[in-house]
Background: A computed fold for a 132-nucleotide RNA from Aliiroseovarius subalbicans, annotated as FMN riboswitch aptamer (RFN element). Its mean pLDDT, the model's own confidence on a scale to 100, is 78. NCBI's taxonomy places the organism under Bacteria, Pseudomonadota, Alphaproteobacteria, Rhodobacterales, Aliiroseovarius. The sequence was found by an Rfam model in a public genome assembly.

RNA sequence: CGACAUUCUCAGGGCGGGGUGUAAUUCCCCACCGGUGGUUACAGUCCACGAGCGCUCCUUUGACGAGGAGGUCUAGCAGACCCGGCGAAAUUCCGGGACCGACGGUUAAAGUCCGGAUGGAAGAGAAUGGUC
Repeated sequence: CGACAUUCUCAGGGCGGGGUGUAAUUCCCCACCGGUGGUUACAGUCCACGAGCGCUCCUUUGACGAGGAGGUCUAGCAGACCCGGCGAAAUUCCGGGACCGACGGUUAAAGUCCGGAUGGAAGAGAAUGGUC
């Protein structure tokens, strides 16, 4: 210095103005936001990963439902970018124009409100060491 092990810490942003209406931060106009690793060069849109729902199994219930487990169940829900410029190299930078965003709730349909979540987690960092 690297590996490995253990422990600890950290690990998601955003509705401001106007309109309609009995009612909308949910609709309409303008606005605002962008997790993690990788990639010849900086990425919401490339490649891959993460949480949720679903699914499967277990427990409980008369049933509905509730609780727990599974990521070697995987994409089903479930996503989205082009043009020009510079350059050795950029769907990543610069210029222009676009597009996308789980589930449940709600006087009315939500990326931005409330909730599961004082949770979980891709991963990042630190400390330690009868180890290699």